A computed fold for a 144-nucleotide RNA from Roseibium album, annotated as FMN riboswitch aptamer (RFN element).
RNA sequence: CAGCAUUCUCAGGGCGGGGUGGAAGUCCCCACCGGCGGUAAGCAGUGUGCUGCAAGCCCGCGAGCGCCUUCCAUUCGGAAGGGUCAAGCAGAUCAGGUGAGAAUCCUGAGCCGACGGUCAAAGUCCGGAUGAAAGAGAAACUGC
Repeated sequence: CAGCAUUCUCAGGGCGGGGUGGAAGUCCCCACCGGCGGUAAGCAGUGUGCUGCAAGCCCGCGAGCGCCUUCCAUUCGGAAGGGUCAAGCAGAUCAGGUGAGAAUCCUGAGCCGACGGUCAAAGUCCGGAUGAAAGAGAAACUGC
């Protein structure tokens, strides 16, 4: 350096202030947050070939719920497993500027966020979760 896919480790942030109310970190005004891989006309470095970093809303992925299958129960339902289910819930970006070109840069204004719980409706509280996982890294092994 390459291969292998054995083991181990790691792998999510955020309600602060005010209002209403009997009661709200759930409503209203303001605030705050942004998983993983890719890409990016940006930034930095540089031996000028590249290297590193850079997106919640550009392309994908993951978790949750649902769906499906098997088993149990058969009134509601419970347990285990699957995933090419290319999305069912299911996601969200425009305007102006620059420019040959903007989803990406600059400025501005917007928008999005599983399920269950709760004295009242939750991205931010509690719970499943000391879980799972996209993936990241290390070791071992094999070869050069």
The coordinates come from a structure-prediction model, not an experiment, and the mean pLDDT is 76. The source organism's lineage runs through Bacteria, Pseudomonadota, Alphaproteobacteria, Hyphomicrobiales and Roseibium.